Model confidence (mean pLDDT): 78 of 100.
Glycine riboswitch aptamer from uncultured Allosphingosinicella sp., 79 nucleotides, folded computationally.
The RNAcentral record of the sequence draws on MGnify.
[in-house]
RNA sequence: GUGCGGGAGAGAGUGCCGGCUUGCCGGCGCCGCCGAAGGAGCAACCGCCCCGGAAUCUCUCAGGCAGGCAGGACCGCAC
Numbered sequence: 001g002u003g004c005g006g007g008a009g010a011g012a013g014u015g016c017c018g019g020c021u022u023g024c025c026g027g028c029g030c031c032g033c034c035g036a037a038g039g040a041g042c043a044a045c046c047g048c049c050c051c052g053g054a055a056u057c058u059c060u061c062a063g064g065c066a067g068g069c070a071g072g073a074c075c076g077c078a079c
C1' cells in the first nucleotide's frame, strides 16, 4: 500500500429558492456545534543526533453534525 472486519463525535436547526411523488429531496445563506480524511500550529516524544522525523495535543481553512449511503484516525487478520 491492497483486501476483509470493527470504527466515534456533533442541530432531524433556521430563512430563501428549485424539483414534483404534496411531503420529501436538492442548492445557497445564517447562527450553533464536532474532530478521527486532509491541512496548519506548538512541541511531548523519537532517531541514523546539533540535524532531522514528529502526535490521538491545539486550531478548525477544508471536511463533518437524524436514519441510511459515503467518508473515517486507529485496531485486528491476510498478502
Base pairs, nucleotide, nucleotide: 001079002078003077004076005075006074011031013030014029015028016027017026018025019024020023032065033064034063038061039059040058041057045053046052047051